Description: This is a predicted structure of a 102-nucleotide RNA (TPP riboswitch aptamer (THI element)) from a Fidelibacterota bacterium. The organism belongs to Fidelibacterota, within Bacteria. Rfam family: TPP riboswitch aptamer (THI element). Rfam links the family to the GO term thiamine pyrophosphate binding. The family has 115 seed sequences and 16,130 matches in Rfam 15.1. Its mean pLDDT, the model's own confidence on a scale to 100, is 81.

[in-house]
RNA sequence: UGACGAGUUCAGGGGUGUCUCCCGAUGUGUCGAGAGGCUGAGAACAUACCCUCUGAACCUGAUCCGGAUCAUGCCGGCGCAGGAAGAGAGAAAUCCAAUGAA
Numbered sequence: 001u002g003a004c005g006a007g008u009u010c011a012g013g014g015g016u017g018u019c020u021c022c023c024g025a026u027g028u029g030u031c032g033a034g035a036g037g038c039u040g041a042g043a044a045c046a047u048a049c050c051c052u053c054u055g056a057a058c059c060u061g062a063u064c065c066g067g068a069u070c071a072u073g074c075c076g077g078c079g080c081a082g083g084a085a086g087a088g089a090g091a092a093a094u095c096c097a098a099u100g101a102a
Stems, first nucleotide, its partner, number of pairs: 002095002008088003011052004017038005023032003058083003064077004
């Protein structure tokens, strides 16, 4: 001097399902408000949560396949499939190289 680098600054990306009860609307298919159950980091309105190339955050395939469940994008497969949002400065430890000194 460089690599790596927790955390951080700024910036950006993303999801919000399912079941029961109740009320309302209705074109009778459903839709909306509220309460509760399930999974999850998150099940909406957020100053939250997760993720940003070391990218299964999330989307597509997919009204997919298998299993379980009251039910579900619940679990597994699909999946070294296709996509997907980054820059700055940078602690410690470690490593590499150069130079200097002993």